The RNA shown here (transfer RNA) has 73 nucleotides and comes from Pichia membranifaciens. The same sequence occurs in records of 4 taxa.
RNA sequence: CUCCACAUAGCGUAAUGGUGAUCGCGUCUGACUACGGAUCAGAAGAUUCUAGGUUCGAGUCCUAGUGUGGAGG
Numbered sequence: 001c002u003c004c005a006c007a008u009a010g011c012g013u014a015a016u017g018g019u020g021a022u023c024g025c026g027u028c029u030g031a032c033u034a035c036g037g038a039u040c041a042g043a044a045g046a047u048u049c050u051a052g053g054u055u056c057g058a059g060u061c062c063u064a065g066u067g068u069g070g071a072g073g
Stems, first nucleotide, its partner, number of pairs: 001072007010025003018056001027043005049065005
């Protein structure tokens, strides 16, 4: 330099172009317990990497950029 893949909550992960973006772990509150853990109930937590474009409608499609990983030279 060229090509390919990926970027979504603190971490990991799902979502056929279509209603409030899914689930697990973690965190917080309560119940339980002598305390803790486990268990049960509930809650908070996301500008879906950035900027444009297409579309009635974009996490998803297109373009450019940034970052990470891989392949080639």
Lineage of the source: Eukaryota > Ascomycota > saccharomyceta > Pichiales > Pichia. RNAcentral holds the sequence, with entries from ENA and Rfam. It matches the Rfam family "tRNA". The family's RNA type in Rfam is transfer RNA.